[in-house]
About this RNA
The RNA shown here (SAM riboswitch aptamer (S box leader)) has 121 nucleotides and comes from uncultured Hellea sp. Model confidence (mean pLDDT): 85 of 100. The sequence was found by an Rfam model in a public genome assembly.

RNA sequence: UACUCAUCAAGACCGACCGAGGGACAGGCCCUAGGACGUCGGGGCAACCCUGCGGGAGCGCAACGGUGCCAAAUCCUGCGGUUAGUUGAUUUUCUUAAAUCAACCUAUCGGAAGAUGAGAU
Numbered sequence: 001u002a003c004u005c006a007u008c009a010a011g012a013c014c015g016a017c018c019g020a021g022g023g024a025c026a027g028g029c030c031c032u033a034g035g036a037c038g039u040c041g042g043g044g045c046a047a048c049c050c051u052g053c054g055g056g057a058g059c060g061c062a063a064c065g066g067u068g069c070c071a072a073a074u075c076c077u078g079c080g081g082u083u084a085g086u087u088g089a090u091u092u093u094c095u096u097a098a099a100u101c102a103a104c105c106u107a108u109c110g111g112a113a114g115a116u117g118a119g120a121u
Base pairs, nucleotide, nucleotide: 001120003119004118005117006116007115008114013042014041015040016039017038021031022030023029025078026077027076028075043070044069045068048066049065051062052061053060054059074113079110080109081108082107085104086103087102088101089100090099091098092097
C1' cells in the first nucleotide's frame, strides 16, 4: 500500500493520566463528565506468522517470541440476485381468480467498502 491469499455471528479486564467527543465513511442506532476516545502500567483473549509434538495430507494440540485484539455480528444498512408477505397499476378471465410490472419489506446468497495477518512491492 493501487497488489495477492486467508479470516472476520466466538473470546478478553483492572488502575493511573487526560478531558470531549467516539464507534473508518454516509444514514441509523449506540457508548460517553457515574469520564468515553486516547496514552501509560499490569492483566487477559486468541492462534495469522514463528517454534515444538502428532499426522501421508487436510488439519489437531501446546504456546516462549512477532503481530493483533479486549462495547454492541465488521453494531445494522449502503450495490445486486433469489425469496415469503403487503400495497398499487395493467391485462386476461368472469363464479372463485390468474399473469406481469413497480414499490415497501422478511429471509438468504454474492459482491463493494473496512479491519487483521502473511507474502509481495